[in-house]
Context: one part of a larger RNA
Molecule: large-subunit ribosomal RNA, domain VI
Organism: Candidatus Thorarchaeaceae archaeon
RNA sequence: UGUUGGAUGUCUGCUGGCAAGAUGAUGCCGGUACGAGAGGAACGCAUCGUCGCGGCCUAUGGUGUAUCCAUUGUCCGAUCGGGCACUGUGGAGUAGCUAAGCCGUAAGGGAUAAACGCUGAAUGCAUCUAAGCGUGAAACCCGCCCAAAAAAUAGACAUCCACUUGCUAGACGUCCCCUACCGAAGGGGCGACGGGACUGGUGACAGUAACGUUGAGUCUAGGAACGAGGGCUCUGCUAGAAGAGCAGGUUAAUAGGGCAGGGGUGUAAGUACCAAGCUUCGGCGAGGUAUUCAGCUCACUGCUACUAAUG
Numbered sequence: 001u002g003u004u005g006g007a008u009g010u011c012u013g014c015u016g017g018c019a020a021g022a023u024g025a026u027g028c029c030g031g032u033a034c035g036a037g038a039g040g041a042a043c044g045c046a047u048c049g050u051c052g053c054g055g056c057c058u059a060u061g062g063u064g065u066a067u068c069c070a071u072u073g074u075c076c077g078a079u080c081g082g083g084c085a086c087u088g089u090g091g092a093g094u095a096g097c098u099a100a101g102c103c104g105u106a107a108g109g110g111a112u113a114a115a116c117g118c119u120g121a122a123u124g125c126a127u128c129u130a131a132g133c134g135u136g137a138a139a140c141c142c143g144c145c146c147a148a149a150a151a152a153u154a155g156a157c158a159u160c161c162a163c164u165u166g167c168u169a170g171a172c173g174u175c176c177c178c179u180a181c182c183g184a185a186g187g188g189g190c191g192a193c194g195g196g197a198c199u200g201g202u203g204a205c206a207g208u209a210a211c212g213u214u215g216a217g218u219c220u221a222g223g224a225a226c227g228a229g230g231g232c233u234c235u236g237c238u239a240g241a242a243g244a245g246c247a248g249g250u251u252a253a254u255a256g257g258g259c260a261g262g263g264g265u266g267u268a269a270g271u272a273c274c275a276a277g278c279u280u281c282g283g284c285g286a287g288g289u290a291u292u293c294a295g296c297u298c299a300c301u302g303c304u305a306c307u308a309a310u311g
Stems, first nucleotide, its partner, number of pairs: 005161007015147003021051008034039001052105005060099004067092005072085005108142003115135004164225002167222006175189005190215005197208004234248004254308003257304005262298004270291005277284002
């Protein structure tokens, strides 16, 4: 782009892919069948492994140059807070990614091969075959999983929005009364529209009487024209080499910030008190306790438009 208006959501499954499973042990069957004995099954059922494949991170661990703490040397005059030294070194460690960890990884059905049969002639018998019918393998087709309306026979369902203009054809209809029925014309009533006027009210507005113009189109079918959507851009990540994919863009929680929850580390700074000892008797003082499950911090989850998705 198409799928013949568009959008959103849920499906079907033509077809394609993996063609994904393989294998063993143990227990029961059973010390049974069998066999003189020695020995010693099978069908079937259950459990547990190994290899392969796919997925996942709740738990067990690894990593974790986010983060927290401790500490050596040196530098920023001291404190605080930091720089450098492999992330300086050491101890922990969330998310993410991972395995050594966790989960899954068929039974069965259909049609068959070799083969085995039933019935059965040709050939009065026999014969699985000639007609007909059946059993039968890790192979084939399904079953399980994945992709899949671009499957051009271009699908289905539900909801929402929209359904325009002109042409052709058809159908229905085109306010009420009077003047001799319909029609025409005139008059009146009713309705619609228009710009004003007057009255009341602060006002939104309500009411009244005139004037002018005037009374109808709708539906169906056909074939035309017009009409769609997407991308770029911006905020991002369930995605990602670039493209792509996905979530959003004010009718907004998409990212950042702030706050809270939860997690990590392990009790901050300052202040007060205690303190081995040292002292020039003035003080100095590692360390400890309390304030303090503190402080710092987060890749997670919420809340909040403060910032940016603007115009």